This is a predicted structure of a 72-nucleotide RNA (transfer RNA) from Leptidea sinapis. It matches the Rfam family "tRNA". The family's RNA type in Rfam is transfer RNA. Rfam's curators write: Transfer RNA (tRNA) molecules are approximately 80 nucleotides in length. RNAcentral holds the sequence, with entries from Rfam.

């Protein structure tokens, strides 16, 4: 120094340009002698950062950090 991927909740991931998901976990309620285990509800994203395109962008474009493979 290049080329190709990732980058979304506390963690693992999904996600066709049109209301931001799930699956473990957290809380809280049922139930139980009590815990777990069922059930039933919550609550927890500036969608890495910035910019561009669009009526409308997590998604498409550009540059940037960051981690990963490879190649020199």
């Nucleotide at each position: 120094g290049a080329a190709c991927g990732g980058u979304u909740g506390g963690c693992u991931c999904a996600g066709u340009g049109g209301a931001g998901g799930a699956g473990c976990g957290c809380u809280c309620g049922c139930a139980c002698a009590g815990a777990a285990c069922g059930c039933g509800a919550g609550a927890a994203g500036u969608c890495g950062c910035g910019g561009g395109u669009u009526c409308u962008a997590g998604u498409c474009c550009c540059g940037c950090a960051u981690c990963g493979u490879u190649c020199a």